[in-house]
RNA sequence: AGGCCUAUAGUUCAGUGGAUAGAAUAGUCGGCUUCGGACCGAUUGACGGGGGUUCGAUUCCUCCUAGGCCUG
Numbered sequence: 001a002g003g004c005c006u007a008u009a010g011u012u013c014a015g016u017g018g019a020u021a022g023a024a025u026a027g028u029c030g031g032c033u034u035c036g037g038a039c040c041g042a043u044u045g046a047c048g049g050g051g052g053u054u055c056g057a058u059u060c061c062u063c064c065u066a067g068g069c070c071u072g
Stems, first nucleotide, its partner, number of pairs: 001071007010025004018055001027043005048064005
């Protein structure tokens, strides 16, 4: 320098054009417990950035940014 892949909650992952963006774990509060852990209930928290296509974009296209792999 070129090619390919990835980017969604603190973390690990779902989500193939219309769902209130979901789960686990973590955090907070409560229950239980002598206390803690475990367990149970509730709750908080996210689409990397710009532009485009579309009635409608996390999803499709494009550029950028960051990371990974390959080629030289």
Source information
This is a predicted structure of a 72-nucleotide RNA (transfer RNA) from a Nanobdellota archaeon. Its Rfam family is "tRNA". Its family is annotated with triplet codon-amino acid adaptor activity in the Gene Ontology. The sequence is in RNAcentral, with records from ENA. The source organism's lineage runs through Archaea, Nanobdellati and Nanobdellota. Model confidence (mean pLDDT): 82 of 100.